[in-house]
Molecule: c-di-GMP-I riboswitch aptamer
Organism: bacterium
């Protein structure tokens, strides 16, 4: 360096809950909270899962989630 991840050291992140605020809505920030995470750092490219609106349907369109899975790009430390 590039695998790898320990009863290692420093740290880091924030589930559901609450409260404020944005949003028609998934949800989105801040503030409290820790369920857990070696990437639970950043990315909507591919899969999906949620919302909205067309629509009898099937379909199609726009969003939304990276803590769903893939996949890219960057990263702390070094035990086997």
């Nucleotide at each position: 360096c590039c695998u790898c991840g320990a009863u290692a050291a420093a740290g880091g992140c924030a589930u559901a809950c609450c409260c404020g605020u944005c949003g028609u809505g998934a949800g989105g920030c801040g503030g409290g909270g820790a369920c857990g995470c070696a990437a639970a750092g950043c990315c909507a490219c591919g899969g999906g899962a949620c919302c909205g609106g067309c629509c009898c349907a099937a379909g199609c369109c726009g969003g939304u989630c990276a803590g769903c899975c893939g996949g890219g790009c960057c990263a702390c430390c070094g035990a086997a």